RNAcentral holds the sequence, with entries from Rfam.
Predicted 3D model of a 163-nucleotide RNA (FMN riboswitch aptamer (RFN element)) from Shimia litoralis.
[in-house]
RNA sequence: CGCUGUUCUCAGGGCGGGGCGAAAUUCCCCACCGGCGGUAUGCAGGCUGAAUCCUGCGAGCCCGCGAGCGGUCUCAGGCGCGGAUCACACCGCAACAGAGAUGUCAGCAGAUCUGGUGCAAUUCCAGAGCCGACGGUCAUAGUCCGGAUGGAAGAGAACGUAC
Numbered sequence: 001c002g003c004u005g006u007u008c009u010c011a012g013g014g015c016g017g018g019g020c021g022a023a024a025u026u027c028c029c030c031a032c033c034g035g036c037g038g039u040a041u042g043c044a045g046g047c048u049g050a051a052u053c054c055u056g057c058g059a060g061c062c063c064g065c066g067a068g069c070g071g072u073c074u075c076a077g078g079c080g081c082g083g084a085u086c087a088c089a090c091c092g093c094a095a096c097a098g099a100g101a102u103g104u105c106a107g108c109a110g111a112u113c114u115g116g117u118g119c120a121a122u123u124c125c126a127g128a129g130c131c132g133a134c135g136g137u138c139a140u141a142g143u144c145c146g147g148a149u150g151g152a153a154g155a156g157a158a159c160g161u162a163c
Stems, first nucleotide, its partner, number of pairs: 004160007016030004031143002033132002035065004042057005060130002068108002070105001071102005077096001080093004112128005134146003
């Protein structure tokens, strides 16, 4: 250095001003924010004769991932319907909602162009745009409250294994 194991830690930002109104951080005008990995012509530092080499940082809208909603499966409940019975029991179907599992199963999973430089940029520079789970709410939410003192893409550390 590579392989691999265990444990631990960490792992999301943002409504300020004005307007209308009985009521809005939810509407309208202006404002504000940008998870993780990859990609890199930028920036900083280092090595060097010099670097296109090394280290760190560098995309919300390029590629992928995460949470959330959805699906599927399991469990327990069950409005109601059918069968059965003298009536029940019992059997089948089953709206609806709950708990757990799964995490590719894949439906939602968002959104960018123009010009410049250059061998090379949807990443740099300039300009103009666009996007943002679910539930709640005196009124419609990326920014408030809630699930969440949760989960997680991943990042790091310690100890160990074998070569």

The prediction has a mean pLDDT of 76.